The RNA shown here (small-subunit ribosomal RNA) has 1512 nucleotides and comes from an uncultured prokaryote. The sequence is in RNAcentral, with records from ENA.
RNA sequence: AGAGUUUGAUCCUGGCUCAGAUUGAACGCUGGCGGCAUGCCUAACACAUGCAAGUCGAACGGUAACGACGGGAACAAUCCUUCGGGGGCGUUUUUGGACGACGAGUAGCGGACGGGUGAGUAAUACAUAGGAAUCUGCCCAGUAGCGGGGGACAACUCGGAGAAAUCCGAGCUAAUACCGCAUACGCCCUACGGGGGAAAGCAGGGGAUCUUUAGACCUUGCACUAUUGGAUGAGCCUAUGUCGGAUUAGCUUGUUGGUGGGGUAAUAGCCUACCAAGGCAACGAUCUGUAGCUGGUCUGAGAGGACGAUCAGCCACACUGGGACUGAGACACGGCCCAGACUCCUACGGGAGGCAGCAGUGGGGAAUAUUGGACAAUGGGCGCAAGCCUGAUCCAGCAAUGCCGCGUGUGUGAAGAAGGCCUGCGGGUUGUAAAGCACUUUCAAUCGUGAAAAAAAGCUCAUGGCUAAUAUCCAUGAGUCUUGAUGUUAACGAUACAAGAAGCACCGGCUAACUCCGUGCCAGCAGCCGCGGUAAUACGGAGGGUGCGAGCGUUAAUCGGAAUUACUGGGCGUAAAGAGCACGUAGGCGGCUUGGUCAGUCGGAUGUGAAAGCCCCGGGCUUAACCUGGGAAUUGCACUCGAUACUGUCAAGCUAGAGUUUAGUAGAGGAAUGCGGAAUUCCGGGUGUAGCGGUGAAAUGCGUAGAGAUCCGGAGGAACAUCAAUGGCGAAGGCAGCAUUCUGGGCUAAAACUGACGCUGAGGUGCGAAAGCGUGGGGAGCAAACAGGAUUAGAUACCCUGGUAGUCCACGCCGUAAACGAUGAGAACUAGAUGUCGGGAGGGUCUUCGGUGUCGCAGCUAACGCGUUAAGUUCUCCGCCUGGGGAGUACGCCGGCAACGGUAAAACUCAAAGGAAUUGACGGGGACCCGCACAAGCGGUGGAGCAUGUGGUUUAAUUCGAUGCAACGCGAAGAACCUUACCUGCCCUUGACAUACUCGGAACUUUCCAGAGAUGGAUCGGUGCCUUCGGGAAUACAGUGACAGGUGCUGCAUGGCUGUCGUCAGCUCGUGUCGUGAGAUGUUGGGUUAAGUCCCGCAACGAGCGCAACCCUUGUCCUUAGUUGCCAGCACUUCGGGUGGGAACUCUAAGGAGACUGCCGGUGACAAACCGGAGGAAGGUGGGGACGACGUCAAGUCAUCAUGGCCCUUAUGGCCUGGGCUACACACGUGCUACAAUGGUGAAUACAAAGGGUUGCCAACCCGCGAGGGGGAGCUAAUCUCAAAAAAUUCAUCUCAGUCCGGAUUGGAGUCUGCAACUCGACUCCAUGAAGUCGGAAUCGCUAGUAAUCGUGAAUCAGCAAUGUCGCGGUGAAUACGUUCCCGGGCCUUGUACACACCGCCCGUCACACCAUGGGAGUUGGCUGCACCAGAAGUAGUUAGUCUAACCUUCGGGAGGACGAUUACCACGGUGUGGUUAAUGACUGGGGUGAAGUCGUAACAAGGUAACCGUA
Repeated sequence: AGAGUUUGAUCCUGGCUCAGAUUGAACGCUGGCGGCAUGCCUAACACAUGCAAGUCGAACGGUAACGACGGGAACAAUCCUUCGGGGGCGUUUUUGGACGACGAGUAGCGGACGGGUGAGUAAUACAUAGGAAUCUGCCCAGUAGCGGGGGACAACUCGGAGAAAUCCGAGCUAAUACCGCAUACGCCCUACGGGGGAAAGCAGGGGAUCUUUAGACCUUGCACUAUUGGAUGAGCCUAUGUCGGAUUAGCUUGUUGGUGGGGUAAUAGCCUACCAAGGCAACGAUCUGUAGCUGGUCUGAGAGGACGAUCAGCCACACUGGGACUGAGACACGGCCCAGACUCCUACGGGAGGCAGCAGUGGGGAAUAUUGGACAAUGGGCGCAAGCCUGAUCCAGCAAUGCCGCGUGUGUGAAGAAGGCCUGCGGGUUGUAAAGCACUUUCAAUCGUGAAAAAAAGCUCAUGGCUAAUAUCCAUGAGUCUUGAUGUUAACGAUACAAGAAGCACCGGCUAACUCCGUGCCAGCAGCCGCGGUAAUACGGAGGGUGCGAGCGUUAAUCGGAAUUACUGGGCGUAAAGAGCACGUAGGCGGCUUGGUCAGUCGGAUGUGAAAGCCCCGGGCUUAACCUGGGAAUUGCACUCGAUACUGUCAAGCUAGAGUUUAGUAGAGGAAUGCGGAAUUCCGGGUGUAGCGGUGAAAUGCGUAGAGAUCCGGAGGAACAUCAAUGGCGAAGGCAGCAUUCUGGGCUAAAACUGACGCUGAGGUGCGAAAGCGUGGGGAGCAAACAGGAUUAGAUACCCUGGUAGUCCACGCCGUAAACGAUGAGAACUAGAUGUCGGGAGGGUCUUCGGUGUCGCAGCUAACGCGUUAAGUUCUCCGCCUGGGGAGUACGCCGGCAACGGUAAAACUCAAAGGAAUUGACGGGGACCCGCACAAGCGGUGGAGCAUGUGGUUUAAUUCGAUGCAACGCGAAGAACCUUACCUGCCCUUGACAUACUCGGAACUUUCCAGAGAUGGAUCGGUGCCUUCGGGAAUACAGUGACAGGUGCUGCAUGGCUGUCGUCAGCUCGUGUCGUGAGAUGUUGGGUUAAGUCCCGCAACGAGCGCAACCCUUGUCCUUAGUUGCCAGCACUUCGGGUGGGAACUCUAAGGAGACUGCCGGUGACAAACCGGAGGAAGGUGGGGACGACGUCAAGUCAUCAUGGCCCUUAUGGCCUGGGCUACACACGUGCUACAAUGGUGAAUACAAAGGGUUGCCAACCCGCGAGGGGGAGCUAAUCUCAAAAAAUUCAUCUCAGUCCGGAUUGGAGUCUGCAACUCGACUCCAUGAAGUCGGAAUCGCUAGUAAUCGUGAAUCAGCAAUGUCGCGGUGAAUACGUUCCCGGGCCUUGUACACACCGCCCGUCACACCAUGGGAGUUGGCUGCACCAGAAGUAGUUAGUCUAACCUUCGGGAGGACGAUUACCACGGUGUGGUUAAUGACUGGGGUGAAGUCGUAACAAGGUAACCGUA
């Protein structure tokens, strides 16, 4: 840093997708060790159990438990004994708060911290920076105190109620609990006179003095009171910033402000009464959805974007809702009261509870750990302290969840082992990999040694301080005494064995990595493009390879790539995108000069920007992750000092922007009124007669009741020809006869004046074609709807005849158009050329100002194109766009009488949709040209009969292939058997054929039997050839396993061959040039040609394959050669070139010549060439043939042959018999013969060419009516033979008819071939004598020796279904004006939504399936507004019903308090009525998707009626 994907290809636009990094992750496969982190993202769901906040006896009364001590009693052993008892020990029991201590209680401090969670909250929050009207326990510092009294209440005792929780009554009592009094430096209030208000002790020590031996007193420490200051913490206020929705636009009544009063720690509508009517909002109020905020985390080059786990700061919450109490601090997670839901206990009366603390359970979920250890360290609470408490914390456990590190060995080792896989069978690869040999032991294992985390506190001593003090206490030092959960720690050492330790994904492209097998659009894969239909590097397996590695993949998610929201850094003519146009509000922006100010701006300094994190430099764990020290950074905010160019602001001026006045000027600019002529229609009248009208052609319609035509007159409405234009005016829509009135704007010239007054413009307002709507008029023509006639398969259309709204006017709505220059408005700048409109100056002709067009430089653009009228270069402001479809749709709202308009989504679905240009192809587009393409002709086919091929049908089989042209007398140049591939039946299995091995045998042959034959059985003859004597060759039989064999499949796996476009004139390349590119140029253009043939021109210059020529044949001549051919002249002759002879001619067959637009004239451009002519056998390619460019049709052929793959192997192979390929209702193609007189028949008489022949052609002659038979001469052929040519010609006859035409069909009799003519041959003779009288629609061939017509030969072949095919000659025409049309082709151009290329593409309804969505009588929830009811607990006020310790008292009572009652506020709850949101709903609307459904053919070409926009 990019890549894939729209196309045949290209450039662009544009979306989708991928490669990267990351995660509190999850899932799949796999799993050795350690370190450091992290671990309910879901149900703020419910919780069993244990623990998480206590502590203080140095505040107090005390003593339930324990211990120690003292006293008493009893018992037992023992000792003493005066036997009464006593002592001490032990056990049991009892007693004593004087002791250590301490359950419960009073009091104090703490419980407001620590820990959890993120429900709520869009501002009572958070972040940053400020502020003033506050409080602050414990802590620090200062000042001043700590005097003297009083009354209670718990605990406890007694009694009572209750299941329990707990409660009630009476009585006793202490305090650092409570209450007065005194004092008051400071403090508070004040009217400045004054007034008010406090405390508590406890512990240690003690020399004097006093004394009831308890203290007083003194002192130290702690505590206490008042107050000042600090620190810390907290409260409050302000500014700025902090997500989305306008389909949420208005909100607000304590609301905004003031005054009085109240209230708070404190300001304040915080509360209340009154007064005023304000306050907020387009710079987004209100409403609604979502959300804890931040430091930071992830990503990114950055700017940004997304996120807010762990750690840290702040906030909020603690089952849900409300409330206060206590307190320095709470409206309080492990406190209280009330209400609600839920759970539990209950004796049914009533009670108890709150894990979003740590573990743990259930549930939810894809998913997240142990009911662990310890207070050793750090920190917290209480305490003088020891200490106690601490699920904070420190550790351990579980999990590859993440990051980091290490290991799973190292070296050597080629016989390149075995095995696997592939193979072209040679080998390659796995692979030095393994084995083997040598070595090492990290980690794990076992054993041992063993740091640091520990410093304090306590106790003793010493010194100093306090003090009267050698007490205590405090500080420092020394000594002593201990304190480790982790922990079997880290680390080190020893032992032994390579020993215990590798997987996962991928391998078509993107993207590193390829082969085989299986499968056969199946199974499957897939992130995108896309793979799979028999040769899959894409599916599955294997081998191999690539990547990463204790992990690897997948899924989910975020950023990136994506400049695809563009601040950095995008666009809007045609790709998405300029509002239809203007005016104008807010806003934004704004000319020149001077001065002030310093808000913006710039610079310096200060404060802050917590720590952690990121970055840099160091340090510590063996390294790293990790931890740690310092720095930098924190781009921000605030304050302050300065600068003053620019912007702002204030003041003063200026005239270049803008405007006003004057004089002119052009114009379909607007509104109203009046007038005019032409034309259409209608009405009246005249003339006049049969049609008119309309169309592609018709019909409907009108007309003999007089149309149409024509003339005259009249009525009425609408629109204004010519002028007229590329013109003019207007903001746009738009505006057109003439005149008048009113009126807007522009332009020009010259002066004067104002003095920035300007530009743009969200909302807003106005104008706004046509259609449409309302009311009232009007209505000639035209004309939706409608009717009829046509067209058509249909025709609700196009065409025709009619025709109503409407079109017109007035007034009022609508507010949209492809409202377009698809181009917003304004300003400035940047070459020109050429038209045109208006004005001015100088009379010309140029110039200048303002418009309106065409071309064009620079520049821009994806290209097309734009180009002073910009789409160029800049500035200002507004509008709009962000893939296609769904959809400009739904819902909501606004507007409208309605139609409808404006605003404007989502689900779902696709990988494209699109722009410009390119090459083709195509067009019922255009221009040019060619062809038997049409036309002009001649002859046919289509009708008949027959032949032949095909389809279809039939069949056991009717073998297979060929199927528009380009299959169909085609493969087949010849199916009775064979052929033959098909069918029936009988048989064979290494095979009918090839190679190899083995055994024995020559091969071969005669005859007979069975059988349909194949085959089987029997039998006669025969022992061969070569030899180095071993054997070998050939041949048949048998056996073996390799193999043979296949006309079985695939022509869509192929080679080769062939057809076709097409003998059409095209198809390309190199270099250069142009274009971003595909590509173009050349090859286009002007001529010309049969031709891309040639010439000229030209950013092209050349070249190749094609064309032409070279080849064969034919046409003329020459040379050479003359047998079997020829015969002019000569001779002979049986009269036949027969013979001699000749070499002239014909001919034969070899070589030459000849024709080249060469010559002449004309045309043309001085060209190419064309036209005409001469000469010539032949003239413009002389005729014919062979020859077929790049390519197209997956054209044809696996059945000519060859061949990959697949299939069969006692059969899909092989042999044989018989049958079939020859069937027959029918349909089609190709032919033959005819229908007759240009003919038939009979007779006579001529003239060819080219071929074939020894298994052959077969003469003469004889027989037969004939097919043919007999016969045998000649001929391996210019010699003999097939062989007679026929049409033609001459004569005769037939006379227009189903015939003397025509010959099918059938009967009979024969001939020939062949093993054999039944299915199924050809031919002959006799007899029979069908259809057919020239052929509908349609269609074929042919341009000269051609068509037509006549015969003739050959191949194949025993014979022949041949009328076929391929050749040969004889006779021998007609016509072509011409290119409009049909078909095919070439070139240029044009359009295109086609590229599988028009047999293309593609639209809509309907039917079916699925999906999401709108409406919907409603239904059910959530949230919420308004009105009202209600009113727990609590607080505040009121009250005086009841009660009342401290104080006062005149002793009566009062003050004060408590309970009760009541009022206000208020949670839950309730009623009614709205709003909003979600789910659901019979039915219903459109939408999307789907394999080959139905109907039509709307669009793309002039798409066959140009298309499209708005409207009905």